Predicted 3D model of a 1503-nucleotide RNA (small-subunit ribosomal RNA) from an uncultured prokaryote.
The sequence is in RNAcentral, with records from ENA.
Rfam family: Bacterial small subunit ribosomal RNA.

C1' cells in the first nucleotide's frame, strides 16, 4: 500500500499478504568457476592418532645410532670387544615454557561487560641506566649392586656433578628503624687471543650470552569508583560481619578481606531482596529515522575444562593435554589394587529436521626453547566434502513459413505451440585433450669488502656484491595449440490481493486454502492436459526476526456514544509553577584537548579480465571526561513588589449539615352510636370480609411514617444527597468597600475521609408498602405478569459493608476565543419611581457562529485553541473468571492472569423490510344490505388408500370443473402379452422394382405366406424425378432427467402508484431531486413551496364497444305516404322518411354562472345538455419481486437409453373406493309445483355441414328432401312473464337420488366405461354447527338462448340477452396496500433473529485425599583432602659454638583446635509433573425443553 465485518457507508479494530534477511532445514531439480560459512540440539559419553616442549654453549654422564683409532676371531671382509675420542644423544639433574595459542558458553543480572576516570600494588622474557659478579661449603638423582609388587610402582645400601642447594665477605643504590641504627647478593658458560705467568689444566685479556643489587620505561596483571546493561510488585520488606569506627593480623597492594572491642547502622517503590532468563562488547539483520530483534564466523574482556573442594609451583595458576581428596561413570587386574577426563585437530556413538577429512605442509605469518644451525607447533597455511549462502560464466548465435508434423484448443472457418523445430551459415567461452609457465623467497649457508667492537687483521655483529640455496599447495594461476553444437534447465504459480486460462476428470466427494474462501453435475481455486507468468542452477515450503503496524505512538495515538476519567473530596512524596533586580553556574549554549582499539558500515583510489573478495587513505564512531568561554532560559542564593492566594470588616440567599422539639391532613386500628345486606377486586372472576352486623356514616382514642399546595430546566452541597414549622450549634458560596500577608500556589502515585438502594450484628419501633411465603386467577403449563394476604426489611440509636447505569456515561486547575433569548443571588446607575430600564458579577437553562468531531452532536457551564499535573485503554469471547494476596463477622469487595477457541466483535449514520409503534389515505376490507358456500343427494377436481397399472404435471392466498374447447377403441404417455431392430419420422449411398391394386390362408392383431391386375411422367435417349422394396453404415427417436442451466408464455401482488436517470448541490460517504403544505370518486393528477432544474418508464389521453345526434349509402334489412295483390304476410311496383345496418362526423372542455379555497390547484351547488366532472365497459400491466410455474405445447445446453428409456399391435388402466377436502348442479318448497292458454329477445354457428314442410313413433327418434356457401334457407320452440284452472303445509301433486324393465342415436365396436326416451320405483333432504364466499346498479339475484371442443358424450367453460332489487351512518375494529414518521441487536429482511438448562462427542483449564521429583533459606550435626595454628615425640648436611649443645629445618602427632566440600537428618518454604472424584467455560449442518433479548418483543430494557 493491499484483503477481510456491512445490503450498501465512513470510522474503530483486529487478522492476513506484498519487501528484506537467516549458521537454517525439508520437495524436486542440479554445467563450471571464484571467494566465504559449516553440531543453533546431549556443558551428552568418547575407541585410535596427532595437538608443548626445547636447550649437551648449565651439568654428571653414554643405553641406542654413525664415524674415527686399537684389538681379538678367523671364512679378508664380515663378526665381536675395547676406547667418550668424534659427530651427536635415550633417560636424568638443571634453566626457559607450559598460566600462550586452541575449545567451549554450562554458571553469572554483577567478583561480569561497556564507556569515562582512581591510587594503595605486583609485572618473567624486553628496554634504559647504575653498581657488582670475591671466597667458601655440604648433598643428591643419574649410575651400581639389592628388596618388593601382576602391574604402576616402591623402599632402603653405595659413589658423583653443576648456572641445582647453602652460609661467609661486599652494598652506589635498596629494605627496616625509636633517625642511634640495622638488614640483605650472585654463576658462570662458550668463541678468539698478543703479550705475561702457570702444576700445562688453565691464570689472564678481550667478545658474547648469563647471574647479582638497584631505579626508570614499556607490556601485561590485580584493586576502587561513576553512569549505562532483561522482564516480573500474583516477590515489599532486606540485613549481625550486617553499616561505621579504633586496633591487630592477612595481602603485591586499598578494604569486614579476617579477628577483638565500641556505636546501631546499611539498603529499599528512582524498585532493596526474592524467584526467571540471559556469557557482555565491537558489532549484525531490518528500518526513512527514532526503533524493534539477534550476539554464528572475524576481534575485545569475562568464565569454565567429567562433577564438587582444595592448595601447591611459579613473575604469572588455584592450572584443559599438573598434584591432593570426594563423587558419578568407564578400562586394566593375579582380586591385593591401579589408570582414565576431546568444551584441542581430525574421527565414533547417541541426541537431532540438521552442520565435513581418522587429509598434507611448517613453504609462509606467529609461537616456544635455544649463540646458532635447528627441534616443536592439528596455532596458522593448504587441499578433501556441502548450491549452505554472495558473486561471475556458460548451456549456443545468425538465419529460416511449407507458418511441417505432433499436441491442445474450436463457433469446424480456424486458432495456438511457433521462427518455435528440421533445414542453412557461423561461432567455440565453459568442461574435454595435449603443451607451455609466473607470483607467493624474505631468509638460510659461503666467498669477498666496508663499518662497529677490541691490545687485535682474530671472534661476533651490521652492510653491499657474488655463488648457492628452501613451495605443502601443485597436473597452481594464467596463455597456446586441438576437434565438435558438440557434454549442460529446472522449480513454482495462473479466482482476488497477484504477473499469468482453457478443456477434460470428479461430484460438499476426493482434496485445495497465507486471508477472503473453493467443491453438492457445465469448478479459470480440486486431479490431469495444453497453453501462459515468474525467478533461473536454482526454485518452492516450513521455522525465525525486523517491516508493512502511527497495531505500546519519544520522533507519533487515543478515553461524551467505538477499548478507556479512579464514586468524590483532602493530602504526603513527586512534577509543574506570578513579577523586578542582582548573583552563581547545576542544567544549557560554543570552542579547545583526550580518549572513542582494529576490523566492519559510508566516501575516495588500487589489485584480482568483472564482480563478490582484498587492499591504502578518509570520513564517521551522534559517546564519556577534562579544561575555558557565554549567561538569555530552567535551577540554586540573596533583595523585593502585588496582579495569583489567603486573612481581617460589613452585608446577603439558601431543602448545606447536626441535635433537640412541634404541628396538621389521610391511612390502619381499637371503644362506642346510627343502620342493613353486601362489601371488595379484575378484562372477567375467584380467594377474601360479612347477619357473631361488614362496607357506609358520626364522635372519641391510639400508634408509626411520610411531609400535599407553595414547586419552578428554582435554590444549596466536593459526590453520595437534601423539601412541613421552631430553637441551639455548625460549614461553604456569592457582593462591596479599604487595610494587611507576600507565592504562600496548582495537581497529586502511595495514604485517607466521605459514600444511594440493598445487605450484616446488637438493641428497640412496626401505621402503610413490601422480597420471600400462601391462596385465587390466567395458561398447553405459569415457581411469572392480575387479586387476596403477608414475615423480613423500610423507621431510630450504634457499629460494619464499600458497590450502583454512583452518568453530564465528559478527571481537576488556569488563560484566549461571535453572539442572541430566558431564569436565581448580589452590586451599581438612570430617570419618567415602576410588575421600569441600562451596566455588572457568580451560578443555573435555550438556541446559535468560526472551530472540533467518524458521524450523532459540543459549541465563554466547549468535546473549540493552549498549558500544568493525575487516572485509564490497546480485537472479540475465555474473565473482572481462576490461583496468590489483601480488607470483611459474612455476603462478598480489590488487585488480577492463562490455556483454548474466533476473523471478526464494535460506533455513528443510510436506504429497506418489519412492529401485539403512531400519524394520514384508499380497497365490497370492515360496516349498511342481498344472495349463498359449509348440512342433504349427485356432478366433477383433489389427498389418501388400492391395483399390473390406477400415465404424468399443478400444491397456502397466486393448486384442486386446473394443464384436459370434452379418456368407450384412437387420444395415451401407463400395465399385461405378442411383435420389429437403419427402424413408425427426415436425409446421404448402393441394388432392385413404376406407383398402385384383386383374392386366399395363418394369427388378437401388428405381421407373414400364395395370388391378381398394372407397367404411369420428363428427356438432349445417357438418363432423371416422385414412389415403394432390399442392404451398409453415418444417424434417426425418446411425454427420459434436470424450470435449481435456459428462451419464450404466464401467474402474482396490480390497474397499486409507484421506479430510475442526466446534471447540479449538499456530505468522507450511504444522500437530494421522490420529502414539506393543499388538491385528485383515482393517480409521482395539479398548484404552491422548495438546492435544485430537467427528463424516461408508468398514471392519464391515444384504440375498439356501448348510450345522443347529424351527413352519405340502401340489399337479402325497413315501410310513413302512393299503388297492385292476398284469407293472411314488404308478397308486388315503388319509396330512401323511420328502424336497422356500416362508413364518416359532431358531442364534454369543470367550457359558463355562484359559492369555498391563498389570487393557485381545485373542490361544492345551479344553468343547459342524450350524457357532467377520466359518462359505462373492454384491450393495455412501469423497475423489479417469489431459484412461482411450464424441459409433457415449442425450442433448447448438459446429461443418461440404443434388438431399447425407440417403434408397431390387441386387451385392460387412466372411470378402482373405508374416508377427507375444494368447485358447482339439483333440492328442501305456495314470490311455489302441475296443467292449458298467450307475448317479447339478443348473440351465434352451419357444406364430412344446418336440415324446412310432410308422415310414423307416448317420446327420445325415424322417414323425407325442399331450402341455404347465409341481414334471403334452417338451427329456432326463447323462458322467467302473463292470463286462468288445481294443489293447502304434507316428506306432500315438493324433491328427484337409486333400482328393475323395455328402448332410441351415434359409432368398427356402448361389458369394464356414452348421452337421450319411455314405463314402474320414490332415498337423503323440512334452509343447514363452528366458519366462510361473492356483490355498489342495468349490479346482485332470476330467468332462458347460443357457441367452441366434438362421431358421440357439460351441472363445466366462453358469450348473449329478458326480469330486475336492498344498502352504504361511517372508517374504531379484521383483511390488504400506499405515503409521512418512530424504535430496530432483522438485511435469506419476523416463516427474521436469537438466550439458557438438559442430553451426546472433543482438546484446553481450576478444585483435588495424596504421589513421585526439582530448588532454596534456617538449625543442629557431620567432617576428606589442603591451609592456618598448636605440638607430647622422633630425626637431623651446610652456619655458630664454649664441641655439651644451639639456630634452623623434616618428618609425626593434634576430632573435648579453626575454616570447610560430599554425604544425612529435622521440621519449612517454593517450581512444576501425575492424580480418583469434580466445578464452570470453550467448539461441535439440522437433539429435548422453553421463548429470556431485538419492535411498546406483547409485563419497557438496562446496572
Nucleotide at each position: 500500500g493491499a484483503g477481510u465485518u456491512u445490503g450498501a457507508u465512513c470510522a474503530u479494530g483486529g487478522c492476513u499478504c506484498a519487501g528484506a534477511u537467516u549458521g537454517a532445514a525439508c520437495g524436486c531439480u542440479g554445467g563450471c568457476g571464484g571467494a566465504a560459512u559449516g553440531c543453533u540440539u546431549u556443558a551428552c559419553a568418547c575407541a585410535u592418532g596427532c595437538a608443548a616442549g626445547u636447550c649437551g654453549a648449565a651439568c654428571g654422564g653414554c643405553a641406542g645410532c654413525a664415524u674415527a683409532g686399537a684389538g681379538a676371531g678367523c671364512u679378508u671382509g664380515c663378526u665381536c670387544u675395547c676406547u667418550g675420542a668424534u659427530g651427536g644423544c635415550g633417560a636424568g639433574u638443571g634453566g626457559c615454557g607450559a598460566a600462550c595459542g586452541g575449545g567451549u558458553g554450562a554458571g553469572u543480572a554483577a567478583u561480569a561487560u561497556a564507556u569515562c576516570g582512581g591510587a594503595a600494588c605486583g609485572u618473567g622474557c624486553c628496554u634504559a641506566g647504575u653498581a657488582a659478579u670475591g671466597g667458601g661449603g655440604a648433598a643428591u638423582a643419574a649410575c651400581u649392586a639389592g628388596c618388593u609388587g601382576a602391574a604402576a610402582u616402591u623402599u632402603g645400601g653405595g659413589c658423583u656433578a653443576a648456572u641445582a642447594c647453602c652460609g661467609c665477605a661486599u652494598a652506589c643504590g635498596c629494605c627496616c628503624u625509636a633517625a642511634g641504627g640495622g638488614g640483605g647478593a650472585a654463576a658462570g658458560c662458550a668463541g678468539g687471543g698478543g703479550a705475561u705467568c702457570u702444576u700445562c689444566g688453565g691464570a689472564c685479556c678481550u667478545u658474547g650470552c648469563g647471574c647479582u643489587a638497584u631505579u626508570g620505561g614499556a607490556u601485561g596483571a590485580g584493586c576502587c569508583u561513576g553512569c549505562g546493561u532483561c522482564g516480573g510488585a500474583u516477590u515489599a520488606g532486606c540485613u549481625a560481619g550486617u553499616u561505621g569506627g579504633u586496633g591487630a593480623g592477612g595481602u603485591a597492594a586499598u578494604g569486614g578481606c579476617u579477628c577483638a572491642c565500641c556505636a546501631a547502622g546499611g539498603c529499599g517503590a528512582c524498585g532493596a531482596u526474592c524467584a526467571g532468563u540471559a556469557g557482555c562488547c565491537g558489532g549484525c539483520c531490518u528500518g526513512a529515522g527514532a526503533g524493534g530483534g539477534c550476539g554464528a564466523u572475524c576481534g575485545g574482556c569475562c568464565a569454565c575444562a567429567c562433577u564438587g573442594g582444595a592448595a601447591c609451583u611459579g613473575a604469572g595458576a588455584c592450572a584443559c593435554g599438573g598434584u591432593c581428596c570426594a563423587g558419578a561413570c568407564u578400562c586394566c587386574u593375579a582380586c591385593g589394587g591401579g589408570a582414565g577426563g576431546c568444551a584441542g585437530c581430525a574421527g565414533u556413538g547417541g541426541g537431532g529436521a540438521a552442520u565435513a577429512u581418522u587429509g598434507g605442509a611448517c613453504a609462509a605469518u606467529g609461537g616456544g626453547g635455544g649463540c646458532a644451525a635447528c627441534c616443536c607447533u592439528g596455532a596458522u597455511c593448504c587441499a578433501g566434502c556441502c548450491a549452505u549462502a554472495c558473486c561471475g560464466c556458460g548451456u549456443g548465435u545468425g538465419u529460416g513459413a511449407a507458418g511441417a508434423a505432433g499436441g491442445c484448443c474450436u463457433u469446424c472457418g480456424g486458432g495456438u505451440u511457433g521462427u518455435a523445430a528440421a533445414g542453412c551459415a557461423c561461432u567455440u567461452u565453459c568442461a574435454g585433450c595435449g603443451a607451455g609457465g609466473a607470483g607467493g623467497a624474505a631468509a638460510g649457508g659461503u666467498u669477498a669488502u666496508c663499518g662497529g667492537u677490541u691490545a687485535a687483521u682474530a671472534c661476533c655483529c651490521g652492510g653491499u656484491a657474488g655463488c648457492u640455496g628452501u613451495g605443502a599447495c601443485g597436473u597452481u594461476a594464467c596463455u597456446c595449440g586441438c576437434a565438435g553444437a558438440a557434454g549442460a534447465a529446472g522449480c513454482a504459480c495462473c479466482g482476488g490481493c497477484u504477473a499469468a486460462c482453457u478443456c477434460c476428470g470428479u461430484g460438499c466427494c476426493a482434496g485445495c486454502a497465507g486471508c477472503c474462501g473453493c467443491g453438492g453435475u457445465a469448478a479459470u481455486a480440486c486431479g490431469g492436459a495444453g497453453g501462459g507468468u515468474g525467478c533461473a542452477a536454482g526454485c518452492g515450503u516450513u521455522a525465525a526476526u525486523c517491516g508493512g503496524a502511527a497495531u505500546u505512538a519519544c520522533u507519533g495515538g487515543g478515553c461524551g456514544u467505538a477499548a478507556a476519567g479512579c464514586g468524590c473530596g483532602c493530602g504526603u512524596a513527586g512534577g509543574c509553577g506570578g513579577u523586578u533586580g542582582a548573583u552563581u553556574a547545576a542544567g544549557u549554549u560554543g570552542a579547545a584537548u583526550g580518549u572513542g582499539a582494529a576490523a566492519g558500515c559510508c566516501c575516495u583510489g588500487g589489485g584480482c579480465u568483472c564482480a563478490a573478495c582484498c587492499u591504502a587513505g578518509g570520513a564517521a564512531c551522534u559517546g564519556c571526561a577534562u579544561c575555558c568561554a557565554a549567561a538569555a532560559c530552567u535551577g540554586g542564593u540573596c533583595a523585593a513588589c502585588u496582579g495569583g492566594a489567603g486573612u481581617a470588616c460589613a452585608g446577603c440567599a439558601g431543602a448545606g449539615g447536626u441535635a433537640a422539639g412541634u404541628g396538621g391532613a389521610a391511612u390502619u386500628u381499637c371503644c362506642g352510636g346510627u343502620g342493613u345486606a353486601g362489601c371488595g377486586g379484575u378484562g372477567a372472576a375467584a380467594u377474601g370480609c360479612g347477619u357473631a352486623g361488614a362496607g357506609a356514616u358520626c364522635u372519641g382514642a391510639a400508634g408509626g411514617a411520610a411531609c400535599a399546595u407553595c414547586a419552578g430546566u428554582g435554590g444549596c452541597g466536593a459526590a453520595g444527597g437534601c423539601g412541613g414549622c421552631c430553637u441551639c450549634c455548625u460549614g461553604g458560596a456569592c457582593u462591596g468597600a479599604u487595610a494587611c500577608u507576600g507565592a504562600c500556589a496548582c495537581u497529586g502515585a502511595g495514604g485517607u475521609g466521605c459514600g444511594a438502594a440493598a445487605g450484616c450484628g446488637u438493641g428497640g419501633g412496626g401505621a402503610g408498602c413490601a422480597a420471600a411465603c400462601a391462596g385465587g386467577a390466567u395458561u398447553a403449563g405459569a415457581u411469572a405478569c392480575c387479586c387476596u394476604g403477608g414475615u423480613a426489611g423500610u423507621c431510630c440509636a450504634c457499629g460494619c459493608c464499600g458497590u450502583a447505569a454512583a452518568c453530564g456515561a465528559u478527571g481537576u486547575c488556569a488563560a484566549c476565543u461571535a453572539g442572541c433569548c430566558g431564569u436565581u443571588g448580589g452590586g451599581a446607575c438612570u430617570c419618567u419611581u415602576g410588575a421600569a430600564g441600562u451596566c455588572u458579577u457568580a451560578g443555573u437553562g435555550g438556541c446559535g457562529c468560526a472551530g472540533c468531531u467518524a458521524a450523532c452532536g459540543c459549541a465563554u457551564u466547549a468535546a473549540g485553541u493552549u498549558g500544568a499535573c493525575c487516572g485509564c485503554c490497546u480485537g472479540g469471547g475465555g474473565a473482572g473468571u481462576a490461583c496468590g494476596g489483601a480488607c470483611g463477622c459474612a455476603a462478598g469487595u480489590u488487585u488480577a492472569a492463562a490455556a483454548c477457541u474466533c476473523a471478526a466483535a464494535u460506533g455513528a449514520a443510510u436506504u429497506g423490510a418489519c412492529g401485539g409503534g403512531g400519524g394520514c389515505c384508499c380497497g365490497c376490507a370492515c360496516a349498511a344490505g342481498c344472495g349463498g358456500u359449509g348440512g342433504a343427494g349427485c356432478a366433477u377436481g383433489u389427498g389418501g388408500u388400492u391395483u399390473a397399472a390406477u400415465u404424468c404435471g399443478a400444491u397456502g392466498c397466486a393448486a384442486c370443473g386446473c394443464g384436459a374447447a370434452g379418456a368407450a377403441c384412437c387420444u395415451u404417455a401407463c400395465c399385461a402379452g405378442g411383435u420389429c431392430u437403419u427402424g413408425a419420422c427426415a436425409u446421404c449411398c448402393c441394388g432392385a422394382g413404376a406407383a398402385u391394386u384383386u383374392a386366399c390362408u395363418a394369427g388378437a392383431g401388428a405381421u407373414a405366406g400364395u395370388u391378381u391386375a398394372g407397367u404411369g411422367c420428363c428427356u438432349u435417349c445417357g438418363g432423371g424425378a416422385a414412389c415403394u422394396c432390399g442392404g451398409c453404415g453415418a444417424c434417426a427417436g425418446g411425454u427420459g432427467c434436470u424450470g435449481c442451466a435456459u428462451g419464450g408464455c404466464u401467474g402474482u401482488a396490480g390497474u397499486c402508484a409507484g421506479c430510475u436517470c442526466g446534471u447540479g448541490u449538499c456530505g468522507u460517504g450511504a444522500a437530494u431531486g421522490u420529502u414539506g403544505g393543499g388538491u385528485u370518486a383515482a393517480a409521482g393528477u395539479c398548484c404552491c413551496g422548495u438546492a435544485a432544474c430537467g427528463a424516461g418508464c408508468g398514471c392519464a389521453a391515444c384504440c375498439c364497444u356501448u348510450g345522443u345526434c347529424c351527413u352519405u349509402a340502401g340489399u337479402u334489412g325497413c315501410c310513413a305516404g302512393c299503388a297492385c295483390g292476398u284469407a293472411a304476410u314488404g308478397g308486388u311496383g315503388g319509396g330512401a322518411a323511420c328502424u336497422c345496418u356500416a362508413a364518416g362526423g359532431a358531442g364534454a372542455c369543470u367550457g359558463c354562472c355562484g359559492g369555498u379555497g391563498a389570487c393557485a390547484a381545485a373542490c361544492c351547488g345551479g344553468a343547459g345538455g342524450a350524457a357532467g366532472g377520466u359518462g359505462g365497459g373492454g384491450a393495455c400491466g412501469a423497475c423489479g419481486u417469489c431459484a412461482a410455474g411450464u424441459c409433457a405445447u415449442c425450442a433448447u445446453g448438459g446429461c443418461c437409453c440404443u434388438u431399447a428409456c425407440g417403434a408397431c399391435c390387441u386387451g385392460g388402466g387412466c372411470u378402482a373406493c373405508a374416508c377427507a377436502c375444494g368447485u358447482g348442479c339439483u333440492a328442501c318448497a305456495a314470490u311455489g309445483g302441475u296443467c292449458g292458454g298467450u307475448a317479447c329477445a339478443g348473440a351465434g354457428g352451419g357444406u364430412u355441414g344446418c336440415c324446412a314442410a310432410g308422415c310414423c313413433g307416448c317420446g327420445a327418434g325415424g322417414u323425407g328432401g325442399a331450402g341455404c356457401u347465409a341481414a334471403u334457407c334452417c338451427c329456432a320452440g326463447a323462458a322467467a312473464a302473463c292470463c286462468g284452472a288445481u294443489c293447502g303445509u304434507a316428506g306432500u301433486c315438493c324433491g328427484g337420488a337409486u333400482u328393475g324393465g323395455a328402448g332410441u342415436c351415434u359409432g368398427c365396436a356402448a361389458c369394464u366405461c356414452g348421452a337421450c326416451u319411455c314405463c314402474a320405483u320414490g332415498a337423503a333432504g323440512u334452509c343447514g354447527g363452528a366458519a366462510u364466499c361473492g356483490c355498489u346498479a342495468g349490479u346482485a339475484a332470476u330467468c332462458g338462448c347460443g357457441a367452441a371442443u366434438c362421431a358421440g358424450a357439460a351441472u363445466g367453460u366462453c358469450g348473449c340477452g329478458g326480469u330486475g332489487a336492498a344498502u352504504a351512518c361511517g372508517u374504531u375494529c379484521c383483511c390488504g396496500g400506499g405515503c409521512c414518521u418512530u424504535g430496530u441487536a432483522c438485511a435469506c429482511a419476523c416463516c427474521g433473529c436469537c438466550c439458557g438448562u438438559c442430553a451426546c462427542a472433543c482438546a484446553a483449564u481450576g478444585g483435588g485425599a495424596g504421589u513421585g521429583g526439582g530448588u532454596u533459606g534456617c538449625a543442629a550435626a557431620a567432617g576428606a583432602a589442603g591451609u592456618g595454628g598448636g605440638u607430647a615425640g622422633a630425626c637431623u648436611a651446610a652456619c655458630c659454638u664454649u664441641u655439651g649443645g644451639g639456630a634452623g629445618g623434616u618428618c609425626g602427632c593434634u576430632c573435648a583446635c579453626a575454616c570447610c566440600a560430599c554425604g544425612g537428618u529435622a521440621g519449612g518454604a517454593u517450581c512444576a509433573g501425575c492424580g480418583a472424584c469434580u466445578g464452570g467455560g470453550g467448539u461441535g449442518a439440522a437433539g429435548u425443553c422453553g421463548u429470556a433479548a431485538c419492535a411498546a418483543g406483547g409485563u419497557a430494557a438496562c446496572c